Molecule: Guanidine-I riboswitch aptamer
Organism: Gloeobacter violaceus PCC 7421
């Protein structure tokens, strides 16, 4: 100086929209006339529940590696505990998906440095 790698999973959060639930408004029907019941429509410039959700957010797990202890002795397998992996990390446009959108996926990509 250049290249490659930096992986998997879970629960959350920032964030995200609007299928479903709830909410608000409008209309119809109905009754016991009420903040009623029921059907339809509009609204996510409705704090919500369900839902989606981070490489560059959080916590944790598995796996792998090292140390140590247990196992009558030595070694192997196995198990307990501790540590490492887990540090660093600027980033489009555009496209893709379930109803839709996004810090989701393409993507630790292009590019910048």
């Nucleotide at each position: 100086a250049a290249a490659a790698c930096u992986g998997g999973c879970u629960u959350c959060u920032a964030g995200g929209g609007u299928u479903c639930c709830g909410g608000u408004c409008c209309c119809g029907c109905u009754c016991c006339u009420g903040u009623g019941g029921u059907g339809g429509g509009a609204c996510g410039g409705c704090u919500g529940g369900u839902c989606c959700g981070a490489g560059a957010g959080a916590a944790g797990c598995a796996g792998c590696c090292g140390g140590u202890c247990c196992g009558a002795c030595a070694g192997c397998a196995g198990g307990g505990c501790c540590g490492g992996u887990c540090a660093c990390a600027c980033g489009g446009c555009g496209g893709g998906a379930g109803a839709a959108a996004a810090g989701c996926c393409c993507g630790g990509g292009a590019g910048a440095g």